Predicted 3D model of a 73-nucleotide RNA (transfer RNA) from an uncultured Clostridia bacterium. The sequence was found in a public genome assembly.
[in-house]
RNA sequence: GGGCAGUUAACUCAGUUGGUAGAGUGUCACUUUGACGUAGUGGAAGUCAGGAGUUCGAGUCUCUUACUGCCCA
Numbered sequence: 001g002g003g004c005a006g007u008u009a010a011c012u013c014a015g016u017u018g019g020u021a022g023a024g025u026g027u028c029a030c031u032u033u034g035a036c037g038u039a040g041u042g043g044a045a046g047u048c049a050g051g052a053g054u055u056c057g058a059g060u061c062u063c064u065u066a067c068u069g070c071c072c073a
Base pairs, nucleotide, nucleotide: 001072002071003070004069005068006067007066010025011024012023013022019056027043028042029041030040031039049065050064051063052062053061
């Protein structure tokens, strides 16, 4: 330098044909316990990497930039 894949909650990851963003872990509160832990219930936490475009509507499609990994040279 060229090609491919990835970037979504604090962490690990889903997200179907473009139609109101989710799970587990963690965290906070409550219940349970003499207490801790376990278990249960509920809550909070998102500029979907940045920017632009298409569209009535974009995490999803297109372009571009950045970062990470792999392959080729």
Overview
Rfam family: tRNA. Rfam classes the family as a transfer RNA.